RNA sequence: GCCACCGGCCGGAUGGUCGCGAAAUAGUUUCCUAGUGAUACUAUUCCGAGGAAAGUCCGGGCUCCAUUGGACACACUGCCAGGUAACGCCUGGGCAUGAGGCGCUAACACGCUGAGUGACGGAAAGUGCAACAGAAAACAAACCGCCAACAGAAAACCGUUGGUAAGGGUGAAACGGCGAGGUAAGAGCUCACCGCACAUGUGGUAACACAUGUGGCUCGGCAAACCCCAGUGGGAGCAAGGCCAAAUAGGCGGCGAAGGGUGUCCACCCUGACAAAGACGUCGCGGGUAGGCUGCUGGAACGCGCAGGUGACUACGCGUCGAGAGAAAUGACCGUCACGUCAAUCGAGAGAUUCGACGUACAGAACCCGGCUUAUAGGCCGGUGGCACCU
Numbered sequence: 001g002c003c004a005c006c007g008g009c010c011g012g013a014u015g016g017u018c019g020c021g022a023a024a025u026a027g028u029u030u031c032c033u034a035g036u037g038a039u040a041c042u043a044u045u046c047c048g049a050g051g052a053a054a055g056u057c058c059g060g061g062c063u064c065c066a067u068u069g070g071a072c073a074c075a076c077u078g079c080c081a082g083g084u085a086a087c088g089c090c091u092g093g094g095c096a097u098g099a100g101g102c103g104c105u106a107a108c109a110c111g112c113u114g115a116g117u118g119a120c121g122g123a124a125a126g127u128g129c130a131a132c133a134g135a136a137a138a139c140a141a142a143c144c145g146c147c148a149a150c151a152g153a154a155a156a157c158c159g160u161u162g163g164u165a166a167g168g169g170u171g172a173a174a175c176g177g178c179g180a181g182g183u184a185a186g187a188g189c190u191c192a193c194c195g196c197a198c199a200u201g202u203g204g205u206a207a208c209a210c211a212u213g214u215g216g217c218u219c220g221g222c223a224a225a226c227c228c229c230a231g232u233g234g235g236a237g238c239a240a241g242g243c244c245a246a247a248u249a250g251g252c253g254g255c256g257a258a259g260g261g262u263g264u265c266c267a268c269c270c271u272g273a274c275a276a277a278g279a280c281g282u283c284g285c286g287g288g289u290a291g292g293c294u295g296c297u298g299g300a301a302c303g304c305g306c307a308g309g310u311g312a313c314u315a316c317g318c319g320u321c322g323a324g325a326g327a328a329a330u331g332a333c334c335g336u337c338a339c340g341u342c343a344a345u346c347g348a349g350a351g352a353u354u355c356g357a358c359g360u361a362c363a364g365a366a367c368c369c370g371g372c373u374u375a376u377a378g379g380c381c382g383g384u385g386g387c388a389c390c391u
Base pairs, nucleotide, nucleotide: 001387002386003385004384005383006382007381008380009379010378012337013336014335015334016333017332018331020048021047023045024044025043026042027041028040030038031037032035050362054373055372057371058370059369060368061367062237063236064235065234068267069266070265071264072263074233075232076231077230078229079093080092081091082090083089094120095118096117097116100113101112102111103110121228122227126226127225128222129221143168144167145164146163147162148161149160150159152157176194177193179191180190181189195217196215197214198213199212200211201210202209203208241294242293243292244291251285252284253283254282255281256280259270260269261268301320302319303318304317305316307314308313338360339359340358341357342356343354344353345352346351
């Protein structure tokens, strides 16, 4: 310098004029509860969308269901060890796969290295699925082929019977792989090496890795199919909930221990009744109101420093307070600068010039926080794996 991949940051700046919302201070008007009260207006100061505010996919804080425990259903997670309030998230490690590259070769094969990725427990508990092709798709097979015997007509060839699964074909995948021996021809039939299973030992917290030995060996794939195993989980949600005011039909009917602990059942309890004519409880039908205040922003917060840790992160110290709207505020216009593209001119080129033209992404809080996923014009930074050149 080039190729490929991964990660992070910014994502317009600034001046002026007018216009919005919150807070603080001061003043004025109106009201009555006569007060650091409420409403409206003016002035000054100061603050006012995001990295995703999106999706609503996870985890929580918080609120309510009066409280507690168990089982089932249902749902989710799924290698190991850590982090965290917690998680399906993050970090590190293991295994698998593997872009690219190197070595070797005539080439294939083989060996080494290696970014990135992984929905990564179990297929011998059972059930199920696999189009087409193929003989056959899992205790699955003989289409071509090979061998032997018999007969025809001497061989080839054809036919019948028996043996076979090494070779070929089909396919994503075909009863471990390669080589040698053996055989009528073949086959783990036998042997060496590899694979696989088991045992022992070493290293490691572990997942796992390596070494040695024994064994001819256990019959593929899919569980993002049902299922099995291990673990986790009460439910509903700010339209949760609380307070004030107002209105209606102190309506009608059923039931009388029901009802409740927001999936079901059980335990354990809570409220309430002892009888109904009324009061009471509960279920259903019908009618009225749907207005105001609050919840609503100081939080597992952010920034800097320092120490520990491979890292995620943690401890300590100092500092900051950075929208709270309420049908939903932060906008409009003008100018300058920045970035990018195009055009023209100059220049060998790099590049420069023009009061030239056009454009500047995705997108907008609504109780809050930690994640994941998706979208993003343009610009910048870093890392990893390689190749080439230079030193």
The RNA shown here (Bacterial RNase P class A) has 391 nucleotides and comes from a Gemmatimonadota bacterium. Rfam family: Bacterial RNase P class A. It is annotated as a ribozyme. About the family: Ribonuclease P (RNase P) is a ubiquitous endoribonuclease, found in archaea, bacteria and eukarya as well as chloroplasts and mitochondria. NCBI's taxonomy places the organism under Bacteria, Pseudomonadati, Gemmatimonadota.